[in-house]
Context: one part of a larger RNA
RNA sequence: UGACGGGGGCCUGCACAAGCGGUGGAGUAUGUGGCUUAAUUCGAUGCAACGCGAAGAACCUUACCUGGCCUUGACAUGCAGAUAGUAGAAGGGUGAAAGCCCGACGAGUGAGCAAUCACAGUCUGCACAGGUGCUGCAUGCCUGUCGUCAGCUCGUGUCGUGAGAUGUUGGGUUAAGUCCCGCAACGAGCGCAACCCCUAUGUUCAGUUGCCACCUGGCCGAGAGGCUGGAGCACUCUGGAGAGACUGCCUCUUACAAAAGGGGAGGAAGGUGGGGAUGACGUCAAGUCAGUAUGGCCCUUAUGGCCAGGGCUGCACACGUACUACAAUGCGUGCUACAGAGGGAAGCGAGUCCGCAAGGAGGAGCCAAUCCGAUAAAAGCACGCUCAGUUCGGAUUGUCGGCUGCAAUUCGCCGGCAUGAAGCUGGAAUCGCUAGUAAUGGCGCAUCAGCUACGGCGCCGUGAAUACGUUCCCAGGCCUUGUACA
Numbered sequence: 001u002g003a004c005g006g007g008g009g010c011c012u013g014c015a016c017a018a019g020c021g022g023u024g025g026a027g028u029a030u031g032u033g034g035c036u037u038a039a040u041u042c043g044a045u046g047c048a049a050c051g052c053g054a055a056g057a058a059c060c061u062u063a064c065c066u067g068g069c070c071u072u073g074a075c076a077u078g079c080a081g082a083u084a085g086u087a088g089a090a091g092g093g094u095g096a097a098a099g100c101c102c103g104a105c106g107a108g109u110g111a112g113c114a115a116u117c118a119c120a121g122u123c124u125g126c127a128c129a130g131g132u133g134c135u136g137c138a139u140g141c142c143u144g145u146c147g148u149c150a151g152c153u154c155g156u157g158u159c160g161u162g163a164g165a166u167g168u169u170g171g172g173u174u175a176a177g178u179c180c181c182g183c184a185a186c187g188a189g190c191g192c193a194a195c196c197c198c199u200a201u202g203u204u205c206a207g208u209u210g211c212c213a214c215c216u217g218g219c220c221g222a223g224a225g226g227c228u229g230g231a232g233c234a235c236u237c238u239g240g241a242g243a244g245a246c247u248g249c250c251u252c253u254u255a256c257a258a259a260a261g262g263g264g265a266g267g268a269a270g271g272u273g274g275g276g277a278u279g280a281c282g283u284c285a286a287g288u289c290a291g292u293a294u295g296g297c298c299c300u301u302a303u304g305g306c307c308a309g310g311g312c313u314g315c316a317c318a319c320g321u322a323c324u325a326c327a328a329u330g331c332g333u334g335c336u337a338c339a340g341a342g343g344g345a346a347g348c349g350a351g352u353c354c355g356c357a358a359g360g361a362g363g364a365g366c367c368a369a370u371c372c373g374a375u376a377a378a379a380g381c382a383c384g385c386u387c388a389g390u391u392c393g394g395a396u397u398g399u400c401g402g403c404u405g406c407a408a409u410u411c412g413c414c415g416g417c418a419u420g421a422a423g424c425u426g427g428a429a430u431c432g433c434u435a436g437u438a439a440u441g442g443c444g445c446a447u448c449a450g451c452u453a454c455g456g457c458g459c460c461g462u463g464a465a466u467a468c469g470u471u472c473c474c475a476g477g478c479c480u481u482g483u484a485c486a
Stems, first nucleotide, its partner, number of pairs: 001486002003483003007480007015470002019433005026324008034315002042053002064310007073128001077127007088105001091102004108119004130299002133297003139293001142287002144284001146282001151190006157166003170181003196276004201243001203241005210233002215230006246270001249264005326426001330385006343372002347366002352361003392423001397418007439462007
């Protein structure tokens, strides 16, 4: 100087407390351990591995296993030699395919008048290719984490023999090493904040595919009104510009003071308005050689390459993360209202018809503010159920169908009928959340032929409770103290 302390002081954080909802019990989905296996490919392992790499394992993917095959190789460059019925190739044989064998027919490019030479291609040989083989403790890049915590340093000066100290400590204050005051320090850098994006309010410009207040035509209607044209850009909206918030104003508090804090006015918004992006010096020899790159080592008729089938989906069991429930604030049936964001051409696919349905037939419109997916659902209204393992719950199984795809047996999803398991709120323990949040309801997208998505990433609807407080648990910051630690 650090680190550590079941030392002290001050402070912060959904850290505790106060609340709300869960997990831990059940069934299922999914990941992991273990076991099994010819193989169940590999990696990730406290927080910070375990719905993680994987934003799509039937084949492919695929790296694993078994078997069949290839050996200058699926791919690149170079050298040497050979090569016109050459390259290619309908077709045939064998075979699970790959491969191997045969093969009618049958070329090209450049130079040159031509002969011919060179190229391409094929074959032979050699350099080499190739390796998801090992080492993340040889590495780059990237990432996680402490932590969006408020810290980490430097120049000059001063102090100290020196390591170092000072500055950065102190008094206030802040979300903040934020700012103020003081001070042997004075300044500066990386962080903080601001600058960037979205959102909340006006103004202005623009007006189609968006809008429909006023004016006007047509159709339907008893009327209210509805549908559809014209005119219009007022409004909504879209998207460009610009305004607005700065403790600016008032007041109180505080060394006499500053920074600041409390209250108020005005305002759509008030004290960082809400959210995002943004992650200092460093820590964990943290993670990744399987994303790619790369040193070294290793394989080279195989640890490389191709193919078929299997496996990654195995199941006594254990754990994590989720979904669905156990019901009446519920379930069922019918009627009825209101979104946002995002997607669409090998695509989205309307009306219509068929089917109980999944779906099928068909093809209008749309390269999309125009058309489509597309009816949002919870909510509301009406009726039924009346506390029951039930009109709760839906696992499991049987059977009949549909779709995608060369192919659903291992091993896909969806629908109908039948079946109707466990489960009556969950031990010890444990997680999330402070506001448009939690909880709850649906919708969309990526990947994608299809899909094991209940996952991930977004969007909007409905919409709470509680915070006395900092004694305690956890993590962190500053000062100080002890130390046989570095």